[in-house]
Overview
This is a predicted structure of a 72-nucleotide RNA (transfer RNA) from Streptococcus sp. NLN76. Its mean pLDDT, the model's own confidence on a scale to 100, is 83.
RNA sequence: ACGGACAUAGUUUAAUGGUAAGAACGGAGGUCUCCAAAACUUUCAGUGUAGGUUCGAUUCCUACUGUCCGUG
Numbered sequence: 001a002c003g004g005a006c007a008u009a010g011u012u013u014a015a016u017g018g019u020a021a022g023a024a025c026g027g028a029g030g031u032c033u034c035c036a037a038a039a040c041u042u043u044c045a046g047u048g049u050a051g052g053u054u055c056g057a058u059u060c061c062u063a064c065u066g067u068c069c070g071u072g
Base pairs, nucleotide, nucleotide: 001071002070003069004068005067006066007065010025011024012023013022018055026044027043028042029041030040031039048064049063050062051061052060
């Protein structure tokens, strides 16, 4: 320099264009317990950035940013 893949919650991830974006781990509160752990329960928190297509975009297209892989 060229080609490809990926980017969703603090972490690991689900969601093939259709109407409250889910789950697990984690943090906080509560119940229980003599105390703690465990269990149960409530809650916190998210689509990398900017455009485009569409009635509707996490999903399709373009550019950029970042990470990884490959070619030279």
The source organism's lineage runs through Bacteria, Bacilli, Lactobacillales, Streptococcaceae and Streptococcus. RNAcentral holds the sequence, with entries from ENA. It matches the Rfam family "tRNA". Its family is annotated with triplet codon-amino acid adaptor activity in the Gene Ontology. It is annotated as a transfer RNA.